Predicted 3D model of a 115-nucleotide RNA (SAM riboswitch aptamer (S box leader)) from Paraliobacillus quinghaiensis. Of the family's consensus pairs, 97% are formed in the model. The sequence was found by an Rfam model in a public genome assembly.
[in-house]
RNA sequence: CUCUUAUCAAGAGAGGUGGAGGGACUGGCCCGAUGAAGCCCGGCAACCGUUAAACAACUAUUUGUUUAAAAAGGUGCCAAUUCCUGCAGAGCUAUUAUGCUUUGGCAGAUGAGAG
Numbered sequence: 001c002u003c004u005u006a007u008c009a010a011g012a013g014a015g016g017u018g019g020a021g022g023g024a025c026u027g028g029c030c031c032g033a034u035g036a037a038g039c040c041c042g043g044c045a046a047c048c049g050u051u052a053a054a055c056a057a058c059u060a061u062u063u064g065u066u067u068a069a070a071a072a073g074g075u076g077c078c079a080a081u082u083c084c085u086g087c088a089g090a091g092c093u094a095u096u097a098u099g100c101u102u103u104g105g106c107a108g109a110u111g112a113g114a115g
Stems, first nucleotide, its partner, number of pairs: 001115008013041001015040003021031003025086001027084002042078003047074002050069008082107001087104006
């Protein structure tokens, strides 16, 4: 970097450092010197992993599924629904448009697996 798959409506400091930017991209709309990013500490969650139980497969070792628990391991995350939106469809309003609601998709993020 590419592919597969799961999740994305919840949750998380009024600390230190640092100094102007940040919210992926488009168009918006926002956050920021009453201090952005980054780093440290702190916290949240529980994807992998761990432990226990039940069920299923296997001669057995063991493997798979579900549920529960802890969080000392590997990640991740800590403004706003992945802030909204970008393509297509449906419903309402409406002269078309715009607008509102909604479904799917695209894109993106993170985990796990594969190349």
Description: It matches the Rfam family "SAM riboswitch aptamer (S box leader)". From the family's description: The SAM riboswitch is found upstream of a number of genes which code for proteins involved in methionine or cysteine biosynthesis in Gram-positive bacteria. The prediction has a mean pLDDT of 81. Taxonomically the source falls in Paraliobacillus (Bacteria, Bacillota, Caryophanales, Bacillaceae).